[in-house]
């Protein structure tokens, strides 16, 4: 340098054009308990950036950024 893959809360993860973006752990509040833990109920927190297509984009296309894989160069 070419090609390919990935990017969603603090962490992990679901989502193949119309979902108030779902779940787990963690955090916070409450219940339970003599206390803690467990358990139960509830809450806050997320689509890498830009452009395009579309009535509508987290989802499709392009570019960029970051990470990874592979091939080549390093004569």
């Nucleotide at each position: 340098g070419g090609c390919c893959c990935u990017a969603u809360a603090g962490u992990c993860u679901a989502g193949c054009g119309g979902u108030c973006a779902g779940g787990a752990c963690g955090u916070c509040g409450g219940c339970c308990u003599c206390u803690c833990a467990c358990g139960c109920c509830g809450a806050a927190a997320g689509c890498u950036g830009g452009a395009g297509u579309u009535c509508a984009a987290u989802u499709c296309u392009c570019c960029a950024u970051a990470g990874g894989g592979u091939c080549a160069c390093c004569a």
The RNA shown here (transfer RNA) has 75 nucleotides and comes from a Deltaproteobacteria bacterium. The sequence was found in a public genome assembly. The organism belongs to Myxococcia, within Bacteria. Its Rfam family is "tRNA". About the family: Transfer RNA (tRNA) molecules are approximately 80 nucleotides in length.